Context: one part of a larger RNA
RNA sequence: GAGUAGCGAAAAGGCUGGUGGGAAUCCAGCCCGCCGGAAGCCCGAGGGUUCCUGAGGAAGGCUCGUCCGCUCAGGGUUAGUCGGGGCCUAAGCUGAGGCCGAAGGGCGUAGGUGAUGGGGAGCCGGUUGACAUUCCGGCACCACCUUUUGACCGUUAUGAGCGAUGGGGUGACGCAGGGGGGUAGGCCAACCGCGCCGUUGGUAGAGUGCGGCCAAGCCCGUAGGGUGCUCUCCCAGGGAAAUCCGGGGGGGCGAAACCUGAGGGGUGAUGGGGAGGGAAAUUAGAGUACCGAAGUGGCUGAUCCCGUACUGCUGAAAAAAGCCUCUAGCCAGGUCAUGGGUGCCCGUACCCGAAACCGACACAGGUAGGCGGGGAGAGGAUCCCAAGGCGCGC
Repeated sequence: GAGUAGCGAAAAGGCUGGUGGGAAUCCAGCCCGCCGGAAGCCCGAGGGUUCCUGAGGAAGGCUCGUCCGCUCAGGGUUAGUCGGGGCCUAAGCUGAGGCCGAAGGGCGUAGGUGAUGGGGAGCCGGUUGACAUUCCGGCACCACCUUUUGACCGUUAUGAGCGAUGGGGUGACGCAGGGGGGUAGGCCAACCGCGCCGUUGGUAGAGUGCGGCCAAGCCCGUAGGGUGCUCUCCCAGGGAAAUCCGGGGGGGCGAAACCUGAGGGGUGAUGGGGAGGGAAAUUAGAGUACCGAAGUGGCUGAUCCCGUACUGCUGAAAAAAGCCUCUAGCCAGGUCAUGGGUGCCCGUACCCGAAACCGACACAGGUAGGCGGGGAGAGGAUCCCAAGGCGCGC
């Protein structure tokens, strides 16, 4: 320079009370304002205790501070089923042998590794100051081990059962389009239930406020979609075999059967939740403990489900495991039901369009995905509102 610029979105604050040495800034209440496809909610990445409770007031906080994502202390993350691993493979990486290269090393087969994909058994409710599909309650499901009990098959072969690192099938996939059937969600209600009854122009009324639900699983099986099915004989293909797949011949049956399939009905549920009602007690710890009604009808309606469907098109749209089946093969006990038992490792707090991530900052920037209600509207535009969250730290 200079007590100058600035104090970081113009969404906005006000009052009363509390605490305290001290209050525009902390806490509570009421009023006002702002967002509401977000400025709400969940979550991947990233961060790494920032979460909760108590205490604190030097520094950090662009002012203040009794407050904090700050300081100190204590506490908090619970899983057979959620995500990942003990499974599979893609690009990529690596790479026994191998090929190449002055050296270092490069390439690459089998193999290994590697999810952003395949596979894979849990729902609803309650609870904490802080976790919950993890704890608790109820109702489920899966795998493996074992066998009480029961049924059936087989024991030297006409062999029950098991069964490939092998064969076959399935897994298995593009883009576009439109219609149908549903559900979630929403709206209305003179119907149902609970609460309320007003100081007036008017009030017991078609009054007014609020609420009129619920999962997986198990059983039934629908709208719809798909396929001819079955028996028998032959065969030189599937690099061994095959009853499987494939090729060929013949017989029978044919719109049934089978496969698939949302939703719905029943059960789950004598349960849960539920508007509302509502204590006692204490220095404090309450809308807490506890009780708990109705649950119908109509309209609307998805980008979600049926659906990897259907139709069209050409540029013809992963792999492997798994599963089914076939033999090769193994084998004297075995299979199924039922009962009993077992169930490992890692993650799990909190922020997540942000004051906690990336931007040197509590920075008007950036950040994959999901949910996203009402009125008006074609709409996720725009304006106003709900739930919820904020008024942007002079």
Molecule: large-subunit ribosomal RNA, domain III
Organism: Bacillota bacterium